This is a predicted structure of a 123-nucleotide RNA (SAM riboswitch aptamer (S box leader)) from a Nitriliruptoraceae bacterium.
[in-house]
RNA sequence: UGCUCAUCCAGAGAGGUGGAGGGCUCGGGCCCGUCGAAACCUCGGCAACCUCCGUCGUGACCUGAAGUCGCGUCGGGAUGGUGCCAAACCCGGACCCGUCGGAAACGUCGUGGUCGAUGAGCG
Numbered sequence: 001u002g003c004u005c006a007u008c009c010a011g012a013g014a015g016g017u018g019g020a021g022g023g024c025u026c027g028g029g030c031c032c033g034u035c036g037a038a039a040c041c042u043c044g045g046c047a048a049c050c051u052c053c054g055u056c057g058u059g060a061c062c063u064g065a066a067g068u069c070g071c072g073u074c075g076g077g078a079u080g081g082u083g084c085c086a087a088a089c090c091c092g093g094a095c096c097c098g099u100c101g102g103a104a105a106c107g108u109c110g111u112g113g114u115c116g117a118u119g120a121g122c123g
Stems, first nucleotide, its partner, number of pairs: 001123008013043005021032003026093001028091002044085003049081002052076003056072006095113002097110002100107002
């Protein structure tokens, strides 16, 4: 840095350094911030993607059983790898799709897409 898949209305903050911004970007709104923003550090916490344990199903190996491994279900844990710890990705808009109304222009609506974040896998 590219692609694929999953998730994104839940949850969880103190201290130190720092010194004016921050909520990805454009633009609108709203909000957080000198009672101290971003960033970095320490400690703590949340969650359960990978991981770990068990269960059930299924497939492969095997003559069969046992066993091992792969995939999936359900339950549990928190050793390790990440991540996260204001507000739904804070909410709309522009573009696309669908929907409803309309002859059309255009407008309405949406746990929509695009965009973004995180994880896992493959480059």